[in-house]
Molecule: transfer RNA
Organism: bacterium
RNA sequence: AAGAAGGUGGUGCAAUGGUAGCACGCUGGUCUCCGAAGCCGGAAACGUGGGUUCAAUUCCCGCCCUUCUUG
Numbered sequence: 001a002a003g004a005a006g007g008u009g010g011u012g013c014a015a016u017g018g019u020a021g022c023a024c025g026c027u028g029g030u031c032u033c034c035g036a037a038g039c040c041g042g043a044a045a046c047g048u049g050g051g052u053u054c055a056a057u058u059c060c061c062g063c064c065c066u067u068c069u070u071g
Base pairs, nucleotide, nucleotide: 001070002069003068004067005066006065007064010024011023012022013021018054026042027041028040029039030038047063048062049061050060051059
């Protein structure tokens, strides 16, 4: 330099155009003599800037970052 894959709560991952979800973690309650576990609830996220669309995590383009491949 070129090509490919990826970027979503604190962490690891889903969601192929129509309410962004799961697990762990965090937190409130319940339970207990106190904890743990269990049970019930809560907060918390789409890399960035544009475009298409009634509607974009999703489709298109630029940029940034990570990994891999080629030279």